[in-house]
Context: one part of a larger RNA
Molecule: small-subunit ribosomal RNA, 5' domain
Organism: uncultured bacterium
RNA sequence: GAUUGAACGCUGGCGGAAUGCCUAACACAUGCAAGUCGAGCGGGGUAGCAAUAUCCAGCGGCGGACGGGUGAGGAAUACAUAGGAAUCUGCCUUUAGGUGGGGGAUAGCUAGGGGAAACUCUGGGUAAUACCGCAUGAUCUCGAGAGAGCAAAGGGGCGCAAGUCUCGCCUUUAGAGGAGCCUAUGUCUGAUUAGCUAGUUGGCGGUGUAAUAGACCACCAAGGCGAUGAUCAGUAACUGGUCUGAGAGGACGAUCAGUCACAUCGGAACUGAGACACGGUCCGAACUCCUACGGGAGGCAGCAGUGGGGAAUAUUGGACAAUGGGCGAAAGCCUGAUCCAGCAAUUCCGCGUGUGUGAAGAAGGCCUUCGGGUUGUAAAGCACUUUAGUGGGGGAAGAAACAGCUUGGCCACACCAAGCCUUGACGGUACCCCAAGAAUAAGCACCGGCUAACUCUGUGCCAGCAGCCGCGGUAAUACAGAGGGUGCAAGCGUUAAUC
Numbered sequence: 001g002a003u004u005g006a007a008c009g010c011u012g013g014c015g016g017a018a019u020g021c022c023u024a025a026c027a028c029a030u031g032c033a034a035g036u037c038g039a040g041c042g043g044g045g046u047a048g049c050a051a052u053a054u055c056c057a058g059c060g061g062c063g064g065a066c067g068g069g070u071g072a073g074g075a076a077u078a079c080a081u082a083g084g085a086a087u088c089u090g091c092c093u094u095u096a097g098g099u100g101g102g103g104g105a106u107a108g109c110u111a112g113g114g115g116a117a118a119c120u121c122u123g124g125g126u127a128a129u130a131c132c133g134c135a136u137g138a139u140c141u142c143g144a145g146a147g148a149g150c151a152a153a154g155g156g157g158c159g160c161a162a163g164u165c166u167c168g169c170c171u172u173u174a175g176a177g178g179a180g181c182c183u184a185u186g187u188c189u190g191a192u193u194a195g196c197u198a199g200u201u202g203g204c205g206g207u208g209u210a211a212u213a214g215a216c217c218a219c220c221a222a223g224g225c226g227a228u229g230a231u232c233a234g235u236a237a238c239u240g241g242u243c244u245g246a247g248a249g250g251a252c253g254a255u256c257a258g259u260c261a262c263a264u265c266g267g268a269a270c271u272g273a274g275a276c277a278c279g280g281u282c283c284g285a286a287c288u289c290c291u292a293c294g295g296g297a298g299g300c301a302g303c304a305g306u307g308g309g310g311a312a313u314a315u316u317g318g319a320c321a322a323u324g325g326g327c328g329a330a331a332g333c334c335u336g337a338u339c340c341a342g343c344a345a346u347u348c349c350g351c352g353u354g355u356g357u358g359a360a361g362a363a364g365g366c367c368u369u370c371g372g373g374u375u376g377u378a379a380a381g382c383a384c385u386u387u388a389g390u391g392g393g394g395g396a397a398g399a400a401a402c403a404g405c406u407u408g409g410c411c412a413c414a415c416c417a418a419g420c421c422u423u424g425a426c427g428g429u430a431c432c433c434c435a436a437g438a439a440u441a442a443g444c445a446c447c448g449g450c451u452a453a454c455u456c457u458g459u460g461c462c463a464g465c466a467g468c469c470g471c472g473g474u475a476a477u478a479c480a481g482a483g484g485g486u487g488c489a490a491g492c493g494u495u496a497a498u499c
Stems, first nucleotide, its partner, number of pairs: 001499004006495005013351006019344002021309001026307003030304003035062003040059002043056005069262003078187007087179003092175002096171004100134001102132002109124006140149003154167005188234003195225003200222004205217003237259004241252004264285005287298004315341001317340003323337001324335004354384004364375004388440001390435005398426001404420006443488005448469003454483005464471002
């Protein structure tokens, strides 16, 4: 000099864009943060004469593995880069086919029982896109081949019906995106850590997995790593990047983006395409709460918020209008993701606090050699302007779609195209116009040298200053005050930290 997620002191007008628990991965009151589908199913309630409309607990489906948070652990099961082969993949796109015929349960419900509660037990009866056989079955799986094995579910619209259209379901091909695995290289400090290792290193055969593999097991061999630093100890999420620097390099890894890990602590599996699962389950532990003492409930490192810790870090706000996500045929519902608003000079950027004129060089202050000098065109006065602010008026873009209606293409209500209509939290915000009026708006640090800026008074090695050198013991440009000056400016200094 540059920089910061900064803090502290003094001061403080406005706007825009960002950022905001770096400490206790400490404990958490309260509310919200993941639901949705009645076009899968039987049923119940409400309105209605009914048709029907609407709401709902339960069974069932899809989603709760995304999104959001945090950085404890981890020095390599991580990350970065470059490769690889022995794999899986819901939804989506795509290929070729199928969707025949049966069965037995069970929740809700009802009847009763237990319990303070959480909840739970027994009997009865019931549905399905829930569950289970049978049939068929390949270019699927196994197999060298012969051969063997494996599936399904229906719903809705129109129609008198036949049927047709559509959303699904099952098997299968290829893809996209996603995920798992392997290899190489790189990735902090310590030798006052020098030896480490028995599933250890390799083989054979198995087990196991979606898949390779001592991943695991039996047997066999005795290997494997290490001064090119093994092992041990400490520290640490990694990267794109950020800061600095002419660069080489050094330091860092907030916000944003990619990856990993974790979800009170430890362990485990279940379900599932995907988890060994933040707002799922089970077990153990600590803590908190309820209890009728028998037993139960909980997990903010989601968004707000509280206590605590700390030098220190915000609202228990609005909306799903946009973007995106889940479910749904759709309308739509949900969404503390997100978009917005609130708070904070925390940072960066911009603007303002007036402009011109004005010498009697006013008064006052300060200094003085008492002549004067300086503050100083500064003020007053005169003439103007109105950004921001105040008052009044107007007032966006962000919205294009979906759905609905009409028309056209089309066999078609599917799909495509055009037109009409509808939808804004922010917000009466941004912005524009009008009105009055200089009105409402300047501080902080420094002035011995480094380093731009000097005098007086007080004090008298005292009180004090200080980044270094050093000032202060009676003429202190170095302490304190004043006048004046210098530098930055809605900031200025100090402290901390990095280059």